[in-house]
């Protein structure tokens, strides 16, 4: 110099102008029965990220549920430490991949049981075709021929009754109650229904009609109630008061951003980074000026630890390799 590895980190800066959300204060309005909530107006505070993202783990906090064993489901899986926890994170083994810094790992057991080994081969785990011995049996024309066991030998293959695979079942060992902030607490209409209390009507009395002769069954009236009050005139058996539970509805939970279908922008100027065109200088590596054009991924929603994922441009440290000077 070139290619590379691991850690880290930053992820546009400043000022103007217009704009949002949000909290406190102050002047005024306005909705709701209520609890409580809106709007204008002034000036002030304050308002995204390393990943806020996926919603995988693991906590908090919240309600529900709960004697113990065990079965069932899910999950972790090498040793050892750290951690409030973890499937996270450090360190050390061991595989495997890379020249190397280094990266990755699905690293408990196949002497419990099932399953599985492509392709070649008689045969792939209850096997056996070819060739040569051995032992047993039947059958012979005594030359052998059959079938059965076991042993060499050659072939094929990654592996030949020696085995392999749990990124199959399965064992083993450990861990694990459900659900989520729409969780859940509080306040708290009208209607219906509950509870207790008060008037009233029924009942007495009046007409009918019935009959077992004091009961039935229907009318009639009515100073309850049915308009805010009166009068008339109609309706008729309910009407009021309190109280508790749910509902509509509200605020809390909720945060020095905050939630509410959801604010944190916008433009302009200077500046900065980067590509890319042109020109001047020049120690030929780069400087300067001037012109276009770009500056990503991505936007909190209960709150924390972590993982994964995404990301133009950069910037710092150690570290390998391979050329070249001294």
């Nucleotide at each position: 110099c070139g290619a590379g590895g691991c850690g880290a980190u930053c992820g546009g800066a400043u000022g103007g102008c217009c704009g949002c959300g949000c909290g406190a204060c102050g002047a005024c309005g306005g909705g709701g029965c209520a609890a409580c909530c809106c709007g204008u107006c002034g000036g002030c505070g304050u308002g995204a990220g390393g990943a806020a993202a996926g919603u995988c783990c693991g906590a908090g906090c919240u309600c529900c549920a709960c004697a113990g064993c065990g079965c069932a489901c899910g999950g972790u899986a090498g040793c050892g430490g750290g951690u409030a926890a973890c499937g996270c994170c450090c360190g050390c083994c061991c595989g495997c991949c890379g020249c190397g810094a280094g990266g990755c790992g699905a690293g408990g057991a196949c002497c419990a049981g099932c399953g599985c080994c492509a392709c070649a081969g008689u045969g792939a785990c209850g096997a056996u075709g070819c060739c040569g011995g051995c032992c047993g049996g039947a059958c012979u024309c005594c030359g052998g021929u059959c079938c059965g066991g076991g042993c060499g030998g050659a072939g094929u293959g990654a592996a030949a009754c020696g085995g392999g695979c749990a990124a199959g079942c399965u064992c083993u060992a450990c861990c694990g109650g459900g659900a989520g902030c729409a969780a859940g607490g509080c306040c708290a209409a009208a209607u219906a229904g509950g509870a207790g209390g008060g008037c009233g009507a029924c009942c007495c009395a009046c007409c009918c009609g019935g009959c077992u002769u004091g009961c039935c069954g229907g009318g009639a009236g009515a100073c309850a109630g049915g308009c805010g009050c009166g009068c008339u005139g109609c309706c008729c058996a309910g009407c009021c008061c309190u109280c508790g539970g749910g509902u509509c509805g509200g605020c809390c939970g909720c945060a020095c951003a905050g939630a509410u279908g959801g604010a944190u922008g916008g433009c302009c100027a200077u500046c900065c980074c980067c590509g890319u065109c042109g020109g001047u200088c020049c120690u030929c590596g780069g400087a300067c000026c001037g012109g276009c054009g770009g500056g990503a991924c991505a936007g909190a929603a209960c709150u924390c630890g972590g993982c994964u994922u995404a990301c133009a441009g950069g910037u710092c440290g150690c570290c390998u390799c391979g050329c070249u000077g001294g």
A computed fold for a 326-nucleotide RNA from a Candidatus Limnocylindrales bacterium, annotated as Bacterial RNase P class A. The model forms 96% of the base pairs in the Rfam consensus. Rfam family: Bacterial RNase P class A. The family's RNA type in Rfam is ribozyme. The coordinates come from a structure-prediction model, not an experiment, and the mean pLDDT is 79. Lineage of the source: Bacteria > Bacillati > Chloroflexota > Candidatus Limnocylindria > Candidatus Limnocylindrales.